The prediction has a mean pLDDT of 86. Predicted 3D model of a 363-nucleotide part of an RNA (large-subunit ribosomal RNA, domain IV) from a Planctomycetota bacterium. The full RNA is in RNAcentral, with records from ENA. NCBI's taxonomy places the organism under Bacteria, Pseudomonadati, Planctomycetota.
Context: one part of a larger RNA
RNA sequence: CCCUCGUUAAGGAACUAGGCAAAAUGACCCCGUAACUUCGGGACAAGGGGUGCCCUGAUUUGUCAGUCUCUAUACGGGACAAAGCAUUUCUGGGUCACAGUUAAGAGGGCUGGGGAACUGUUUAUCAAAAACACAGGUCUGUGCUAAGCCGUAAGACGCUGUAUACAGACCGACGCUUGCCCAGUGCUGGAAGGUUAAGGGGUGGGGUCAAUCCACCGUAAGGUGGGUGAAGCUCCUAACCGAAGCCCCAGUAAAAGGCGGCCGUAACUAUGACGGUCCUAAGGUAGCGAAGUUCCUUGUCGGGUAAGUUCCGACGUGCAUGAAUAGCGUAAUCACUUGGCCGGUGUCUCAACGAGGAGCUCG
Numbered sequence: 001c002c003c004u005c006g007u008u009a010a011g012g013a014a015c016u017a018g019g020c021a022a023a024a025u026g027a028c029c030c031c032g033u034a035a036c037u038u039c040g041g042g043a044c045a046a047g048g049g050g051u052g053c054c055c056u057g058a059u060u061u062g063u064c065a066g067u068c069u070c071u072a073u074a075c076g077g078g079a080c081a082a083a084g085c086a087u088u089u090c091u092g093g094g095u096c097a098c099a100g101u102u103a104a105g106a107g108g109g110c111u112g113g114g115g116a117a118c119u120g121u122u123u124a125u126c127a128a129a130a131a132c133a134c135a136g137g138u139c140u141g142u143g144c145u146a147a148g149c150c151g152u153a154a155g156a157c158g159c160u161g162u163a164u165a166c167a168g169a170c171c172g173a174c175g176c177u178u179g180c181c182c183a184g185u186g187c188u189g190g191a192a193g194g195u196u197a198a199g200g201g202g203u204g205g206g207g208u209c210a211a212u213c214c215a216c217c218g219u220a221a222g223g224u225g226g227g228u229g230a231a232g233c234u235c236c237u238a239a240c241c242g243a244a245g246c247c248c249c250a251g252u253a254a255a256a257g258g259c260g261g262c263c264g265u266a267a268c269u270a271u272g273a274c275g276g277u278c279c280u281a282a283g284g285u286a287g288c289g290a291a292g293u294u295c296c297u298u299g300u301c302g303g304g305u306a307a308g309u310u311c312c313g314a315c316g317u318g319c320a321u322g323a324a325u326a327g328c329g330u331a332a333u334c335a336c337u338u339g340g341c342c343g344g345u346g347u348c349u350c351a352a353c354g355a356g357g358a359g360c361u362c363g
Stems, first nucleotide, its partner, number of pairs: 002357007010349002014347001027051005036041001038173001052095004057090002061086003066080005096100001108342007115334002120132002136171007148157001150155001174329004179259003185255001186252005193247003199241002204236005211228007260278005287321001288318001299315005
């Protein structure tokens, strides 16, 4: 030097990405307590004071002699209750200390913004969160041998439940809301027409072949080769008839999704309520907005500071907000995230001393 502790002048976050760590607060009693609010909360809000021991007086409660009373005359029940003792609280006085919840244990507080309503759950072993869940909302499926799900099946779960049920999807308390688009994709419904498989159908053709004809060989019986070719058997095949699906017609966005461009225009300028034009299924409504979304960007203005890339309030030119991939609010909650203030501190200016240990050296 290092590790674990203790103390520290003056200053008090100047440390640092960041108050990380440490310090500080702390019990009980009394007083007192704001905005806001879903009227429950917020709240131990905040803030202020007290606390040992002894004595006097008052006081609370308990115990109880006793007194009264109820009933069936009680050894039972009820009420009141002296003194003493114990106990609670308070007034006044005294007393000792630097210090009285003397040790130990025991919220630091206030405030702005963001997020998630909340309690809960999670990456056993780097993440506890704004992620998951959640009550609650909407949509869709399912009529019971339910849908769904596991299984090849039998069978099981769903359920000894029955649409106020069960299953699936998305959103996620609560409040106010949730605009436009069904052209394409998906889903649901429809069925006139088009397309159309197996199959049906059987036009035409092929193969085989009785019979027959021709040629050749043989005296003959017959043999060989070639042509035509019925029936049967068999192969291919045209028209035509053939479902669902697709084409087609509708519906449907809390289905998956989408929600424009250019040009001109008002008697300063600027801006553009207004107009023109092109395209579209429809061109982003209410809200919110440099946002946990803003590239340019430390945007601009205002606030806070002596000084503020953070923070708060505005503006809107939204690179690339926006309405259940929900939008905007919201009391309470939070080991969440980001600002500010007070208190307090060895975090620091800037280091020092002390205790124990590790290490090193010597023995």